[in-house]
Context: one part of a larger RNA
RNA sequence: CUAUAGCUAAGGAACUCUGCAAAUUAACCCCGUAAGUUAGCGAUAAGGGGCGCUCAUAUUUAUAUGAGCCACAGUAAAGAGGAAGGGGCAACUGUUUAACAAAAACACAGCUCUCUGCUAAGUCGUAAGACGAUGUAUAGGGGGUGACGCCUGCCCAGUGCCAGAAGGUUAAGAGGAAUUGUUAGCAUUUGCGAAGCAGUGAAUUGAAGCCCUGGUGAACGGCGGCCGUAACUAUAACGGUCCUAAGGUAGCGAAAUUCCUUGUCAGGUAAAUUCUGACCCGCACGAAUGGUGUAAUGAUCCCUUCGCUGUCUCGGCUAUAGACUCG
Numbered sequence: 001c002u003a004u005a006g007c008u009a010a011g012g013a014a015c016u017c018u019g020c021a022a023a024u025u026a027a028c029c030c031c032g033u034a035a036g037u038u039a040g041c042g043a044u045a046a047g048g049g050g051c052g053c054u055c056a057u058a059u060u061u062a063u064a065u066g067a068g069c070c071a072c073a074g075u076a077a078a079g080a081g082g083a084a085g086g087g088g089c090a091a092c093u094g095u096u097u098a099a100c101a102a103a104a105a106c107a108c109a110g111c112u113c114u115c116u117g118c119u120a121a122g123u124c125g126u127a128a129g130a131c132g133a134u135g136u137a138u139a140g141g142g143g144g145u146g147a148c149g150c151c152u153g154c155c156c157a158g159u160g161c162c163a164g165a166a167g168g169u170u171a172a173g174a175g176g177a178a179u180u181g182u183u184a185g186c187a188u189u190u191g192c193g194a195a196g197c198a199g200u201g202a203a204u205u206g207a208a209g210c211c212c213u214g215g216u217g218a219a220c221g222g223c224g225g226c227c228g229u230a231a232c233u234a235u236a237a238c239g240g241u242c243c244u245a246a247g248g249u250a251g252c253g254a255a256a257u258u259c260c261u262u263g264u265c266a267g268g269u270a271a272a273u274u275c276u277g278a279c280c281c282g283c284a285c286g287a288a289u290g291g292u293g294u295a296a297u298g299a300u301c302c303c304u305u306c307g308c309u310g311u312c313u314c315g316g317c318u319a320u321a322g323a324c325u326c327g
Base pairs, nucleotide, nucleotide: 001322002321003320004319005318006317007316008315010313011312014311019308028050029049030048031047036041038147052069053068054067055066056065057064058063070074082306083305084304085303086302087301088300089298090297094106095105110145111144112143113142114141115140116139122131123130124129148293149292150291151290153223154222155221158220159219160216161215162214163213164212167211168210169209173205174204178200179199180198181197182196185192186191224242225241226240227239228238251285252282263279264278265277266276267275
C1' cells in the first nucleotide's frame, strides 16, 4: 500500500450525481398516537416508560403491588423497524430482460367495443379428428382501456367496418351474328363457293366486388389562419374575412410533455439550474393510443426535515490475510 473487520477528539452531510456506504433504531410489556380516508386503514404512526435478583402480600397458572440487594451496564452476550413531511408515476398482491435494466414496463379485477344461436365463432391439422366444451350469449373468441370517484366533448371528408339495393362497371360460363382455312361443285380471264370439319368470335345474358346511398369514433384517425376593435396604455368580451369533415369542449398545464428557459411571481436556504404552490405566452397536454382527482400499497423516482454517523474537514490507531524485506 491492498482487502476484510473494529475503534476514534471536535464538528456532524461541510462528502457526493445521490447520505452511496456505514451508523442510528430494534425483542417483549404498559401508556399514547395526527392529517387524510374507499371507514378497512393510516398505525409498530409519532412520542414516552418499563425490563436483573431476593423476600412479602394478593391470587387462578402467571402476573401485579410493596420492601430490599448488586453492577458502569439487567431484552447485561447474540439475534430483532431509523423516523417524519411534500410531490411524480402505477390503484393494489403479483410478473419480467436465467447471467449489466424489477421499473413508471407486463398482468390485474373493473369498464367497453366486436364476433359467435351450437355441426357456434375461433384455433391446430392435408385429412380423419381434436380443442373450444361434456360449455350454450350471466357462455365462448378477439381488440382496447386498466381499482375507485367525477367524467369521456366536436368531426363520418379520407381509410376501415356494417347495412342497402335502383342505376353504372364487371369474370368464367351461356350465346352464337359475322368471318377465316379447307373443298364437292360452278365458271373459266383474275375467281365464286353449299354441307361438313377446323379456327377466330360480335350483339345479348351473366354474381360478389367496385362506383353509388346511408350509418358507425371506448373503429384507424383528425380537432385552423389573417385583420380590426373599449374614453390613458395594454388587452380584446365584439366584428370582418379565408379555408375546413370539423376547428380542441371539460379538466390539466414550464408537466416523465416547455425549445426559448435557470420563463415570471411566491415559499423553503445566508446563498436553490433541483423541489413545492401559482401564472398561462400549451415550440409540440387533452379526454378508454383515456382526461383529471384519489385513501392504501411500492427493494419505484424527485425534494425537504429530525435523528445518526469516519461520507467528509483529515486523518489516526488496532486486528487478520496479502503485498514488501530477510531466511

This is a predicted structure of a 327-nucleotide part of an RNA (large-subunit ribosomal RNA, domain IV) from a cnidarian metagenome. Rfam family: Bacterial large subunit ribosomal RNA. The RNAcentral record of the full RNA draws on SILVA.